[in-house]
The prediction has a mean pLDDT of 88. A computed fold for a 265-nucleotide part of an RNA from Actinomycetospora cinnamomea, annotated as large-subunit ribosomal RNA, domain VI. The full RNA is in RNAcentral, with records from Rfam. NCBI's taxonomy places the organism under Bacteria, Bacillati, Actinomycetes, Pseudonocardiaceae, Actinomycetospora. It matches the Rfam family "Bacterial large subunit ribosomal RNA".
Context: one part of a larger RNA
RNA sequence: CGCAGGAGACUUGAGGAAGGCUGUCCCUAGUACGAGAGGACCGGGACGGACGAACCUCUGGUGUGCCAGUUGUCCCGCCAGGGGCACGGCUGGUUGGCUACGUUCGGAAAGGAUAACCGCUGAAGGCAUCUAAGCGGGAAGCCUGUUCCAAGAUGAGGUCUCCCACCCCCACGAGGGUUAAGGCCCCCACCAGACCAGUGGGUUGAUAGGCCAGACAUGUAAUCGCCGCAAGGCGUUCAGUGGACUGGUACUAAUAGGCCGAGGA
Repeated sequence: CGCAGGAGACUUGAGGAAGGCUGUCCCUAGUACGAGAGGACCGGGACGGACGAACCUCUGGUGUGCCAGUUGUCCCGCCAGGGGCACGGCUGGUUGGCUACGUUCGGAAAGGAUAACCGCUGAAGGCAUCUAAGCGGGAAGCCUGUUCCAAGAUGAGGUCUCCCACCCCCACGAGGGUUAAGGCCCCCACCAGACCAGUGGGUUGAUAGGCCAGACAUGUAAUCGCCGCAAGGCGUUCAGUGGACUGGUACUAAUAGGCCGAGGA
């Protein structure tokens, strides 16, 4: 821009893409077969490999500053308590998130038409012949079936709901203007994200931050008291502290506002 008014939702599926793998073992059955050795078709079941998708309950990884321990040094006048730097100084843990080494699931079943091939009936050609008329069977392949995209499918589809038929001009045309439903700008954000888009919210508000409570993580803070010459220990103390998680609460910030948008050839 188009989809012959303008919108908001929800859809149909022409067409396209993805997927499509495979092993071992058990039963049938030591059966059929075979002198024996050996050893099935058909059918049923179990467990795997590789590959793929989704997810984070479990297991593990990460977790750049969440908690703790600790070395050297500098600083906060000293003690105590802290801060900076040293690979995040080093070390031990770790919520959310993201993840695989983790978990769950997938390849199908089934139907249709077929290939090679196997047949039935059957003439030409009194026989024979799967073929000439006719009728069957038959593949991991083809068409459906599963998942995803999809009406720019210009062949532009469908359903529901909303907005209305307003003003101005001889520049009367595919004109201009104020608006409606609605949308955008702007702002607060994230389960979204390169940007854009998407999603949630914008005071008639819990959208983010803060605060409160909880979960969870660290693992018993500081101070003071007692014990010890001291390092240190014990008590106060299942303490103190805390990113992302859950709930609550208008304290802070989403203020105020602007623009676009039909009149139906």